[in-house]
RNA sequence: GCUCGAUACAGGCUAACCAUCCGAAAGGAUGGGACGCAAAGCCACUGGUCUAAAUCUUCGUUCAUACGAAGAAAUGGCAGCAGGGCUACCGAU
Repeated sequence: GCUCGAUACAGGCUAACCAUCCGAAAGGAUGGGACGCAAAGCCACUGGUCUAAAUCUUCGUUCAUACGAAGAAAUGGCAGCAGGGCUACCGAU
């Protein structure tokens, strides 16, 4: 240096849940809290998955604007679903 990671050391992250805030929702931010994590650090590139606002289609109501319902829809998410890319601490009885 590369690979690797065992009940060590130092340091780190924080699921569920709760509070407040943001968001149409999925979800996110902050604080509390720790199920767990050796990349549970970062990146939506590939697959997957969640949501469905704009929009489109159909139907219903209406003179009409429009409203309601169903379906489609990512340009919105998830990095703690997997793969991939980039970077990094420790190195033991």